[in-house]
RNA sequence: UCGAUGAAACAGGGGUGCCGCCCGCGUGCGGGCGGCUGAGAAUCACCCUUCACACCCGAUCAGGAUAAUGCCUGCGUGGGGAGUUUCGCGGUUUUGCCU
Repeated sequence: UCGAUGAAACAGGGGUGCCGCCCGCGUGCGGGCGGCUGAGAAUCACCCUUCACACCCGAUCAGGAUAAUGCCUGCGUGGGGAGUUUCGCGGUUUUGCCU
């Protein structure tokens, strides 16, 4: 000095879906139990922080599947999106010392 790289500290960003049963009421919402996907369907947690897996937008999107869904795929190397420091690892270059 560089990096398709690891860790830590501090700081920051993010998500509350769908279905069944029961209870309550202001009748579509709240609570409880269970089922599906997932790291997480919500807070002792989980994921992410420069980006081709955090997440959001497009999107009441398109195709497929499902009991149903923001379940899967596409869109998508799309547009946005939150970082600094220290230590380590590896490469390159330079300088000094010893033989």
Model confidence (mean pLDDT): 79 of 100. A computed fold for a 99-nucleotide RNA from Neisseria sp. oral taxon 020 str. F0370, annotated as TPP riboswitch aptamer (THI element). The same sequence occurs in records of 2 taxa. The source organism's lineage runs through Bacteria, Pseudomonadati, Pseudomonadota, Neisseria and Neisseria sp. oral taxon 020. Rfam family: TPP riboswitch aptamer (THI element). Rfam's curators write: Vitamin B(1) in its active form thiamin pyrophosphate (TPP) is an essential coenzyme that is synthesised by coupling of pyrimidine and thiazole moieties in bacteria. RNAcentral holds the sequence, with entries from Rfam and Ribocentre.